[in-house]
Context: one part of a larger RNA
Molecule: large-subunit ribosomal RNA, domain VI
Organism: Lentilitoribacter sp.
RNA sequence: CGUAAGAAAUUUGAGUAGAUCUGACUUUAGUACGAGAGGACCGAGUUGGACUAACCGCUGGUGUACCAGUUGUUCCGCCAGGAGCACUGCUGGGUAGCUACGUUGGGAAGGGAUAAGCACUGAAAGCAUCUAAGUGCGAAACCCACUACAAGAUGAGAUUUCUUUUAAGAGAUGUUCUAGAUUAGGACGUAGAUAGGCUGCAGGUGUAAAGGCAGUAAUGUCAAAGCUGAGCAGUACUAAUUACUCG
Numbered sequence: 001c002g003u004a005a006g007a008a009a010u011u012u013g014a015g016u017a018g019a020u021c022u023g024a025c026u027u028u029a030g031u032a033c034g035a036g037a038g039g040a041c042c043g044a045g046u047u048g049g050a051c052u053a054a055c056c057g058c059u060g061g062u063g064u065a066c067c068a069g070u071u072g073u074u075c076c077g078c079c080a081g082g083a084g085c086a087c088u089g090c091u092g093g094g095u096a097g098c099u100a101c102g103u104u105g106g107g108a109a110g111g112g113a114u115a116a117g118c119a120c121u122g123a124a125a126g127c128a129u130c131u132a133a134g135u136g137c138g139a140a141a142c143c144c145a146c147u148a149c150a151a152g153a154u155g156a157g158a159u160u161u162c163u164u165u166u167a168a169g170a171g172a173u174g175u176u177c178u179a180g181a182u183u184a185g186g187a188c189g190u191a192g193a194u195a196g197g198c199u200g201c202a203g204g205u206g207u208a209a210a211g212g213c214a215g216u217a218a219u220g221u222c223a224a225a226g227c228u229g230a231g232c233a234g235u236a237c238u239a240a241u242u243a244c245u246c247g
Stems, first nucleotide, its partner, number of pairs: 001152001005163007015149004021049007033038001051106005059100004066093005071086006110144003117137004169246003173189005194239003197235005203228003211222004
C1' cells in the first nucleotide's frame, strides 16, 4: 500500500516445512520343515542405541555484587574487628537462572490409491490365458493421518462484537517481564502490587561482633547464631503524575 467505511478478537486451510530410523532378548516353539545336523514365517511382549522436543521435581555442572575458612602485604593510631590488592588471591559450599551427564515424551495405530509381484472371472483363438472389457490382494515409496507455520491464497476467505455523545481503537510515553540484539510480544500505570524498597517466609552458608559464664590458656557455651543475589507472599514508602499524537 492492497484486501472499497474504520476497528478489535476468534478462526477455515489453498499451500509450505518437519517427523518417518533401528538392534537385541523372551514367547509362540525346539513347534512347522528336515533322515539328521539344524531350524523358521505369522503373531504377542520386554528392553536398548542413535536422533529429536520439552523441562529442572530428582542426580550433577555453572553460578566473577551469596556465606564461610585461609596465605602474603598495605591501610583503618594500637589490640580486637575490618577494608584494598594478589587470576574471583586461593580453598570449601551454594539460591535463582541457564543447563546434561538428569527427567519425561516422540517416530504408534489406521485408512485410500498403487509398484514389482500374486490372483479371480474371461474372450479374441469352442482349448488355454492375471487382461483385451471387468474384479481382488499387495511396500519404509505416494495421498491422508501426526507436528509447526499459513488469507499478499491479489483467488486477498469466514464468524462475532464495537464505532458519529467525534469516536471505536491505536500509538507514543513511564514501571517492567519467565519477552528480547534493536524492534516486536506480554503485564501494569494511583479505580495501581509493574519494578525497587521494607516486612515475613523458603533456600544458601554454618554458629557473626560485643559482652557474660567456665577454663591458667588454647577453647567451649549463651547461639540453628549472624549474614544472605536473582525465589514466594504481603505492604503504596519510592517511581509509574498531569498531559500528548494519530484515527